[in-house]
RNA sequence: CCAUCAUCCAGAGCGGCCGAGGGACGGGCCCGAUGAAGCCGCGGCAACCAGCGUGAGCGCCAGAUUGCGGGCGCGCCAGGUGCCAAUGCCCGACCGAUGAGGA
Numbered sequence: 001c002c003a004u005c006a007u008c009c010a011g012a013g014c015g016g017c018c019g020a021g022g023g024a025c026g027g028g029c030c031c032g033a034u035g036a037a038g039c040c041g042c043g044g045c046a047a048c049c050a051g052c053g054u055g056a057g058c059g060c061c062a063g064a065u066u067g068c069g070g071g072c073g074c075g076c077c078a079g080g081u082g083c084c085a086a087u088g089c090c091c092g093a094c095c096g097a098u099g100a101g102g103a
Base pairs, nucleotide, nucleotide: 001102002101004100005099006098007097008096013042014041015040016039017038021031022030023029025092026091027090028089043084044083045082048080049079051076052075053074054073059072060071061070063068088095
C1' cells in the first nucleotide's frame, strides 16, 4: 500500500508522569480539571495467527482401502498481534478498525 478474506450488540482498568482534549471522518449525542490524548508500570479480556492434542471414531470434507490428524470442526495453551466508556456510541458514506494473507 491493497478491486482479497474473516470479525466488529460478548468481554476486560488501576497506579504514576503530564495537562486539554477525546470518541477515525460529516451530522448528532456523549466522555473529559472528580484529569482528555500521549508515555510508563502493573493487571485483565478475548482467541485472529502460531503451538500442542483429538479418529474410523464424536460431526463434515478429501484421499487411502485396514490405514491414517491431511483439511475443517472441537479441546488445551497464551508464544505473535489486538483490545480493556457507551453496539464500530448512533445515523451516513463500496467509510473505519483489527487479524490473516499478499505486494